This is a predicted structure of a 72-nucleotide RNA (transfer RNA) from Ligilactobacillus salivarius. The RNAcentral record of the sequence draws on ENA. Lineage of the source: Bacteria > Bacilli > Lactobacillales > Lactobacillaceae > Ligilactobacillus. Rfam family: tRNA. It is annotated as a transfer RNA. The prediction has a mean pLDDT of 82.

RNA sequence: GCGGGUAUACGUUAAUGGUAGACUGCCAGACUCCCCAUUCUGGAAGUGCGGGUUCGAAUCCCGUUAUCCGCU
Numbered sequence: 001g002c003g004g005g006u007a008u009a010c011g012u013u014a015a016u017g018g019u020a021g022a023c024u025g026c027c028a029g030a031c032u033c034c035c036c037a038u039u040c041u042g043g044a045a046g047u048g049c050g051g052g053u054u055c056g057a058a059u060c061c062c063g064u065u066a067u068c069c070g071c072u
Stems, first nucleotide, its partner, number of pairs: 001071007011023003018055001026043005048064005
């Protein structure tokens, strides 16, 4: 330099172009004689970035960043 894969919550991961879910962690409450733990309920936290297509994009298209693999 060329080709391909991956990028979603702190972390691990789902999601036919049609309300972005779950587990774990965190916070609060309940339960408990009290603390911790367990269990239950609730809450915050989101699609790497910039554009395009579309009534509607995590999803399709282009560019770009990071990372992984391969080729030279």